């Protein structure tokens, strides 16, 4: 220096006319002055949650979602910081990591294989004798992705966790150590995988969605038929059922009339910038700053000049915090590897 | 805005609890038979299942993101 790989910032600009949506000020009005106006993701709708109705939400089922621990946060399936685990690597160090439970129960394990897990036994091994059958057996061979926990002594006609020692793995132990997952000791047990299989266990989760919801304007047939109800309770709130709570005198259907305009909800927020402080860090106090996009058929636009490096992915609709996917180029830090150079 | 669904040759569909080289019918090609064209008969191509990823001895099927294409409420 150049490439790669992670973070992190930032992603055209500046005059000028005219137009568009909101504010704010002057005018009696028509009309004028002023200033303000997309994102880092506004996207996907993928998790959380403010807020609002409904018993300001109650029981059970059921059905959804998390799944190692400790901590942040309002919550969270997000984030930090560790644990076990795998994977690279001589090591030191790095990377991934949907990581309860198949030592509850059931299922399922194609082909090959004697067997795919109460069990059997092709080659083989060893005893018997009537000599090719009985027996017993599971080490080696073979097959498969996977073979009855590995090794190593014992033992034994042969061999087998049959017995030991050591190792792997479960549980348990007011034992050390750690907040804790866990580690290390000691007991003590079982033995294929497979829960992104069905299912069990711990833990959460009421349902709906700004078309939620509150308000005010107008309008009217409170009238006509048919039916079921009026405290022996019709309907409804109320959802996937069942209960249990509250409303309750009106409720369906027919046929027909009316009305269909406006305000809130909404933009200042768990909110950013800097300091400083505690905290390994996510965060957190604490102190200072600066800030009105807000439509509702729906604003951000066109023209004209001027700069360079010729400008990516992209357009708010209740709001926030994260995940996740789109992004041309610039800059800024770390790590790495290769080349000169001291 | 909010909700739900699908995605396999060129078109239509199929594939059992996850199991062998993803099947079928139409379509297209080459080839036969005709005088020639369609009918017919024999033969072949042509998808790795929407795109990445993970689970699993194995994935069109299970999971998790993305993509694209329909439907609904109002």
């Nucleotide at each position: 220096a150049a490439c790669a790989g992670c973070a992190g910032u930032u992603g055209u600009u500046c005059c000028g006319u005219c137009g568009c949506u909101g504010c704010u000020c002057c005018g009696c009005a028509a009309g004028g002055a002023g200033g303000a106006g997309a994102g880092g993701a506004a996207a996907g709708u993928c998790c959380g949650g403010g807020c609002a109705a409904c018993a300001c939400a109650g029981a059970g089922c059921a059905c959804c979602g998390u799944g190692c621990u400790u901590c942040c946060u309002a919550a969270c399936a997000g984030g930090a910081a560790g644990g076990g685990g795998u994977c690279c690597g001589a090591a030191a160090g790095g990377g991934c990591u949907a990581c309860g439970g198949c030592a509850a129960g059931u299922g399922c394990c194609a082909c090959a294989g004697a067997a795919a897990a109460c069990a059997a036994a092709c080659c083989g091994c060893c005893u018997g004798c009537a000599c090719g059958c009985a027996g017993g057996c599971a080490a080696g061979g073979g097959u498969g992705a996977a073979a009855a926990c590995g090794c190593g002594a014992g033992g034994u006609a042969a061999g087998a966790g049959c017995u030991c020692a050591c190792g792997a793995c479960g549980c348990c132990g007011c034992g050390c150590a750690g907040u804790g997952a866990u580690g290390c000791c000691g007991g003590u047990g079982a033995u294929g995988g497979u829960a992104a299989a069905c299912c069990c266990c711990a833990c959460g989760g009421g349902u709906u969605g700004a078309a939620a919801g509150a308000c005010c304007a107008a309008a009217u047939a409170a009238a006509c038929c048919g039916g079921g109800g009026c405290u022996u309770g019709a309907g409804g709130g109320u959802g996937g059922c069942u209960c249990g709570c509250c409303c309750g005198a009106c409720c369906c259907g027919g046929a027909g009339g009316g009305u269909a305009g406006g305000u809130u909800g909404a933009u200042a927020g768990a909110g950013c910038c800097g300091g400083u402080c505690g905290g390994c860090a996510a965060c957190g106090g604490c102190c200072g700053g600066a800030g009105u996009a807000g439509a509702u058929a729906a604003a951000u636009g066109a023209c004209g000049g001027a700069a360079c490096u010729c400008g990516a992915c992209a357009g708010a609709a209740c709001c926030c915090g994260g995940c996740u996917u789109a992004c041309a180029g610039a800059c800024u830090g770390c790590u790495g590897u290769u080349u000169u150079u001291u | 805005u909010g909700c739900c669904c699908u995605g396999u040759g060129g078109u239509g569909u199929a594939a059992u609890u996850g199991g062998c080289u993803a099947a079928c019918a139409c379509g297209u090609c080459u080839g036969a038979c005709u005088c020639u064209g369609g009918a017919u008969c024999a033969g072949a191509a042509a998808a790795g299942u929407c795109c990445a990823g993970g689970u699993u001895c194995g994935a069109g099927u299970c999971c998790u993101g993305g993509c694209a294409g329909g439907g609904c409420a109002g």
The prediction has a mean pLDDT of 77. Two RNAs folded together computationally: RNase P RNA and transfer RNA, 416 nucleotides in total. Rfam match: Bacterial RNase P class A. Rfam links the family to the GO terms tRNA processing, ribonuclease P activity and dimeric ribonuclease P complex.